The RNA shown here (transfer RNA) has 83 nucleotides and comes from an Endomicrobiaceae bacterium. The organism belongs to Endomicrobiaceae, within Bacteria. It matches the Rfam family "tRNA". The family's RNA type in Rfam is transfer RNA. About the family: Transfer RNA (tRNA) molecules are approximately 80 nucleotides in length. Model confidence (mean pLDDT): 81 of 100. The sequence is in RNAcentral, with records from ENA.
RNA sequence: GCCGAGGUGGUGGAAUGGCAGACACGCAGGUCUCAGAAGCCUGUCCCUGCAAAGGGGUGCGAGUUCAAAUCUCGUCCUCGGCA
Numbered sequence: 001g002c003c004g005a006g007g008u009g010g011u012g013g014a015a016u017g018g019c020a021g022a023c024a025c026g027c028a029g030g031u032c033u034c035a036g037a038a039g040c041c042u043g044u045c046c047c048u049g050c051a052a053a054g055g056g057g058u059g060c061g062a063g064u065u066c067a068a069a070u071c072u073c074g075u076c077c078u079c080g081g082c083a
Base pairs, nucleotide, nucleotide: 001082002081003080004079005078006077007076010025011024012023018066026044027043028042029041030040031039045056046055047054048053059075060074061073062072063071
């Protein structure tokens, strides 16, 4: 240099163009216990707000579309292959 795959919460990782983050781990609180462990229940992306609610968020920028993590273009990074 060329080709291919990928980048999503704290972590691993799902999502056919239609509720963004399922599910698991971790973490916090509760339950249980003499106390713990395990199990079970609830919560857990960010900002504003007492709350109700509102806004933002899939590496970054742009485009297509009523609607984009998903399709297109550019760009950065990681991994694999070829030279």